[in-house]
Transfer RNA from a candidate division WOR-3 bacterium, 83 nucleotides, folded computationally. Its Rfam family is "tRNA". It is annotated as a transfer RNA. The sequence was found in a public genome assembly. The coordinates come from a structure-prediction model, not an experiment, and the mean pLDDT is 82.
Order: sequence, then structure tokens, then C1' cells
RNA sequence: GGGAGGGUACCCAAGCGGCCAAAGGGGCCGGGCUGUAAACCCGGUGGCGUUCGCCUUCGGGGGUUCGAAUCCUCCCCCUCCCA
Repeated sequence: GGGAGGGUACCCAAGCGGCCAAAGGGGCCGGGCUGUAAACCCGGUGGCGUUCGCCUUCGGGGGUUCGAAUCCUCCCCCUCCCA
């Protein structure tokens, strides 16, 4: 340099243009159980507020669209193959 795959919440990871603040696991927080702890079970885990809602998020910028984590484009980074 050419080709392919990837970057998502604290970590790993799933994610059909709308039903996504986004499955699942870990970690963490709260509770249950226990003499204590571990293990196990339940709930929570972006922010603000009461259910309901509002706001801001998927590597970065721009674009398409009524609507983007998802499509397009340009960058940055990682892995593999070729040279």
C1' cells in the first nucleotide's frame, strides 16, 4: 500500500431504520439467607425528576431521513490476510 473484520454503558458482549437508555454475563450498589463472610436468591445499575416523562449517549466529524447504534462519506484506533 491492497483486501476483510471490528470499536456499543465500569468490563465483556448482543443489537432487524422506529417497538432502544440498548438483550445477556461480570463487576458494583441495595435487600434476602447466614453467627460473620463466601456461595446462592431478588431488585437496581447514563443523568434529572414520582409512576409517567424529559434530556444526553453507541470511536470522532459531516450527511441521508419524519426518525440513525443501524444507511452513506471522511478521518482515528484495533485484529487478520496479501504485498